[in-house]
Molecule: SAM riboswitch aptamer (S box leader)
Organism: Jeotgalibacillus proteolyticus
C1' cells in the first nucleotide's frame, strides 16, 4: 500500500521544552505569542496480550477484573459539511434551511495477503 471486522456525543495537564502554525483532504467554521506543531513527562481508556468466572458443538463466546507489556489517545461529536434517501417549515417551481438515516471519506485496534 490493499482487504476483512471492531470502535468513533464519554475520558484525559494552568508541567517542562519548543518556537508557527493546527483541527487528514475541499468548503466553512474555529484554535492558537495569554504561545501552534513537535519532543519529554503527566494522564486518558482499555483495542490485542494478562488473570478469574460462566458456557461450550472444543473453534470460542460472554461477564467481571487488573493496568507491570504492545498501541492508542489527552480543543471542539470523527468540530460540521462533501453522496444518496426521508420528514419539517415554506413556496407557483426550485434552490437554500432544520432534523434522521445510509453510504463514502478518514482515524485507531486487531487479523489477512
Nucleotide at each position: 500500500c490493499u482487504c476483512u471486522u471492531a470502535u468513533c456525543a464519554a475520558g484525559a495537564g494552568a508541567g517542562g521544552u519548543g518556537g508557527a502554525g493546527g483541527g487528514a483532504u475541499u468548503g466553512g467554521c474555529c484554535c492558537u505569542a495569554u504561545g501552534a506543531a513537535g519532543c519529554c513527562c503527566g494522564g486518558c481508556a482499555a483495542c490485542c496480550g494478562c488473570u478469574g468466572a460462566a458456557c461450550a458443538u472444543c473453534a470460542g463466546u460472554u461477564c467481571a477484573g487488573a493496568a507491570a507489556g504492545g498501541u492508542g489517545c489527552u480543543a471542539c461529536a470523527u468540530c460540521c459539511a462533501a453522496c444518496a434517501g426521508g420528514a419539517g417549515a415554506a413556496u407557483g417551481u426550485a434552490a437554500a434551511c432544520u432534523c434522521c438515516u445510509g453510504a463514502g471519506a478518514g482515524a485507531u485496534a486487531a487479523g489477512a495477503a